[in-house]
RNA sequence: UGAGUAAGUCAGAUAGUCGCGUGUGCAGUGCCGAAAGGCCGCAUACGAGGAAAGUCCGAGCUCCAUAGGGCAGGGUGCUGGGUAACUCCCAGUGGAGGCGACUCCAAGGAAAGUGCAACAGAAAUAUACCGCCUUCCGGUAGUUUUACUGGUAAGGUAAGGGUGGAAAGGUGAGGUAAGAGCUCACCAGCAGCUAGGCGACUAGGCUGCUCUGUAAACCCCACCUGGAGCAACACCGCAUAGAGGAGAGUUAAGUUGGCCCGACGUUCUCCUGGGUAGGUGGCUUGAGCCAUGCAGCAAUGCAUGGCCUAGAUAGAUGACUAUCGAAUACAGAACUCGGCUUAUAGACUUACUCGUAUC
Numbered sequence: 001u002g003a004g005u006a007a008g009u010c011a012g013a014u015a016g017u018c019g020c021g022u023g024u025g026c027a028g029u030g031c032c033g034a035a036a037g038g039c040c041g042c043a044u045a046c047g048a049g050g051a052a053a054g055u056c057c058g059a060g061c062u063c064c065a066u067a068g069g070g071c072a073g074g075g076u077g078c079u080g081g082g083u084a085a086c087u088c089c090c091a092g093u094g095g096a097g098g099c100g101a102c103u104c105c106a107a108g109g110a111a112a113g114u115g116c117a118a119c120a121g122a123a124a125u126a127u128a129c130c131g132c133c134u135u136c137c138g139g140u141a142g143u144u145u146u147a148c149u150g151g152u153a154a155g156g157u158a159a160g161g162g163u164g165g166a167a168a169g170g171u172g173a174g175g176u177a178a179g180a181g182c183u184c185a186c187c188a189g190c191a192g193c194u195a196g197g198c199g200a201c202u203a204g205g206c207u208g209c210u211c212u213g214u215a216a217a218c219c220c221c222a223c224c225u226g227g228a229g230c231a232a233c234a235c236c237g238c239a240u241a242g243a244g245g246a247g248a249g250u251u252a253a254g255u256u257g258g259c260c261c262g263a264c265g266u267u268c269u270c271c272u273g274g275g276u277a278g279g280u281g282g283c284u285u286g287a288g289c290c291a292u293g294c295a296g297c298a299a300u301g302c303a304u305g306g307c308c309u310a311g312a313u314a315g316a317u318g319a320c321u322a323u324c325g326a327a328u329a330c331a332g333a334a335c336u337c338g339g340c341u342u343a344u345a346g347a348c349u350u351a352c353u354c355g356u357a358u359c
Stems, first nucleotide, its partner, number of pairs: 001355010012324007020047007030039003049330001053341002056339005061229004068261004073225005078092005093107001094105004108220002113218002115214003129161002131157005136151006169187006188210001190208004194203003233281004243272006254264002288307008
């Protein structure tokens, strides 16, 4: 100095004027409303994000509910740790990519079973197309033997050739009528044993000789798992028709996904028709944030101190001026939180990797 990798910060700031929402205090007893309740004035504090997005996971909370067990269904899938929990995070192991810093993995089981694998090829989980060998039947040469050649026959073979991603683990030697782990040597893989490790696994020696891939196919194995959701739910006020009809019925129906058992329990199901749709709570103090220290490789935990930072409900933060400035992209809370995923302009910081030049 160029190109990268990993992590982090900001997401406009300051001042002023007008405008908007909420909390607190004061003031008024004014205005609206049928009521519950709401509105208006002054002062003051605060007022959209790193993803608020997706609604993909997990919870807190509320209800079913007095409440259990099982099955089906669903989810996860290497090991150990973290966490309220998780399909998340951290550290490892195995594998893949990269010169590297690093990044990614749908990462249990094919020797429990079933299924699938185009085309080529004789044949795709077992085989004989061309071949090789022996016997038999001929022909030619030779003639003790034997060599060459033809075949439609019987037997042996999977070493050689072809097809293919893959054809009974690979290479070499011996052996054989010809061949084969048939035997031996050196390797690959799997299983068992030994050593190390909490473990996933790793390393070497010995024994066995071993029929492809696929489970993001069905399946098997291990572990986990009620449901619905803030439009949950609770309270207040007003109004209406405690209406009409049909069916089932105490050993029944019914009880917030399905089925069974249990528990509770006395009305339930369907059709027609009518009334209400307003207000308040839930609603923001949290598994909260910041700083320092200690423990830990880390995720994270503990201790001490400090801080309080939106609660709308047809839905709040906009406009102008000045200065600074890289100031723009993606983009607006709706019960809350922990993650993951996706979108994203510009600026800055730290550490590491590779290259080039100079000393």